[in-house]
Context: one part of a larger RNA
This record gives sequence, C1' cells and structure tokens, in this order.
RNA sequence: CUGGGCGUAAAGCGCGUGCAGGCGGAUUGGUAUGUGCCGUGUGAAAGCUCCCAGCUUGCCUGGGAGAGGUCGCGGUAGACAGCCGAUCUGGAGGCUCGGAGAGGUUAGUGGAAUUCCCGGUGUAGUGGUGAAAUGCGUAGAUAUCGGGAGGAACACCAGUGGCGCAAGCGGCUAACUGGCCGAGACCUGACGCUGAGACGCGACGGCGUGGGGAGCAAACCGGAUUAGAUACCCGGGUAGUCCACGCAGUAAACGAUGCACACCCGGUGUCGGACCUUCCGUUAAGGAAGGUGCGGUGCCCAAGCUUACGCGAUGAGUGUGCCGCCUGGGGACUACGAGCGCAAGCUUAAAACUC
Repeated sequence: CUGGGCGUAAAGCGCGUGCAGGCGGAUUGGUAUGUGCCGUGUGAAAGCUCCCAGCUUGCCUGGGAGAGGUCGCGGUAGACAGCCGAUCUGGAGGCUCGGAGAGGUUAGUGGAAUUCCCGGUGUAGUGGUGAAAUGCGUAGAUAUCGGGAGGAACACCAGUGGCGCAAGCGGCUAACUGGCCGAGACCUGACGCUGAGACGCGACGGCGUGGGGAGCAAACCGGAUUAGAUACCCGGGUAGUCCACGCAGUAAACGAUGCACACCCGGUGUCGGACCUUCCGUUAAGGAAGGUGCGGUGCCCAAGCUUACGCGAUGAGUGUGCCGCCUGGGGACUACGAGCGCAAGCUUAAAACUC
C1' cells in the first nucleotide's frame, strides 16, 4: 500500500465536548478546478508487446510498429463533484403550549434500626457454631422499660419502572441548574454528520491535608477446623468505608455490540406525551376500555444475516459517511525509552528466544 475483519474466535477508545481533516439536503443560473472527449507536444536509449531479419533451435543481435503518464499546451462537453450567485424547507436549530423523571449541586429536615452512655425492673447466664471454644457477665451482663449521644444508610412504595453521554442516581423539603419527550408548524434557512490531536467527566480501591468515626471491616490478634490451615467458620480489631479540598485515571468501565442517517413483515407487555371513539361519573373534576400516531424500555418472531450460538425496526438485516481497532500462541496489559504522578502506578509499547 492492498485485502479481509472487530457480540462470543485477534479486534469498538470507559464516556463526552470539539479545532483541524474527511463527508454532506432540494431547485436554479454561472464558472470550468476535478472529470470525459478531440488535436498537438513530449514521454532518450535499453527494457516490455507484436511483426520482420540475422544467427547454431534456445539464448542473443539488428530493424519496424505499438503500449507505457495524477504530464504540458490548445479546443470541446457541462451530467456528477468543486467554486461563485440566487432560491427553498424536508435535515439542524429556535419559538409557543403542555409533560414525565432516584439527572446534577447546595442547604435543611424525618423516622426505623445498630452501637455507646445514664437511670429503672430483674438474676445467672449470655453469645456463638456443624459441634465448640475464645469473648461478654455477680464490679450485675443478656432480656426489658424510660431518657440521652453520635455516625452511616434510607424498609414498604419498587417495577425486564424511570433519569443520565458514560461512570452512575432512591427518605422528605426548599433553592439553583442540565438534558429529554409530546403537540403546534410561527421563525432562521443546510447553520449538518463524524472527529486524529486536544480538553473535560470518569465505579471500587489507593494517595495528600484537615475533620469525622455508629455499624461494617483489608492488615493484625485470638478461638476453632485440619496432617498442616499464614484460609473457609467464630470472637475481637486498625486503616478504610463518611465529609471538605486536592491527586490518581483504572475495571468483565459489558449490550464483551463506536457515532449519525435512510430503508426493510408482524405479535405481545410496559413507561411518557398527543389525538379519536365508547363507557363510568351529574353535563364537572376525574377515571376505565379500545384505536391511531410519536418517543423510551422488554419479550417472541418473517425476510435477511451468522461457522454456530444467536441477532432480527433498540439489527449482529440492506446501504452511506466519519472515527477507533485487529493481523498466530507464549515471552508481554512485560523490558527499554518517553510523557504523566507525591507515591502506588498509569499511558504508549518492543525484541531475543520458543511452539
């Protein structure tokens, strides 16, 4: 460079914003950069293809013709692409009116439970296990009642339910705030898609400084088990888990499935709008059922795809655009170098050798 690929065989960056770049809707006029055609110039020789000749058939040698180009100049065509101009509304965005939601941040607040403290009742056990023991308890435990302190998490509602780009989000209230959906078709008029770098976000665990510390609990200490038991079980228990600020930047960060758009049978749930019909209700507020169309989220399937499993309008179908990535196993999510980090380490990423 080319080809084939990326759910499970190697392969989709954890997720977003977005500069450059690549790609880009409809109608119309112009232009002639790409593009096609014609002419002309050039494309040395050798080489290549064809023909002819020489020679010992081959090889080779000589002669002729041709091919060979992101090439130059002139002309021509004007579909497609580009560029310039005009117009449009379907893409995109805005506006208006509705709507759902654990979306985010901050402050406040509530009850249940665990633990601890104080007091009352009360007495010999309690706790724990497969069975036990360590432990706790006559200095009065466990149990039970009343009061108090403190931290963390929010039972039921709760749902293949909702929201978020992902990570993730769940008591209640308020303030601030992002996105999304439906209806109208009023405005702008292609303003779009993707996105190397870059920048931001990013579970758990970890690190720094300061707080906090109820429960749980790496490490650690005991008790058991066992041949042993640096474990699984039991009693304790410190970091940590929580808060503020800063760092770190990983994951089976998974749908193991990049993003956007178009097209391509149905069935059945469910969530949120809209409209229509019927019914309940008093003609109302409101509610129920059915239907149509839109946006999510599930299940089952036609065609098609797939090695198979399976996927199947939420595609792994049919296509287009752009990005990322793969190229036998081990060595190796490694070494070295470089960048980043306080460190732990992270990112990038070989080779020898070996099968």
Small-subunit ribosomal RNA, central domain from an uncultured bacterium, 355 nucleotides, folded computationally. The coordinates come from a structure-prediction model, not an experiment, and the mean pLDDT is 87. Its Rfam family is "Bacterial small subunit ribosomal RNA".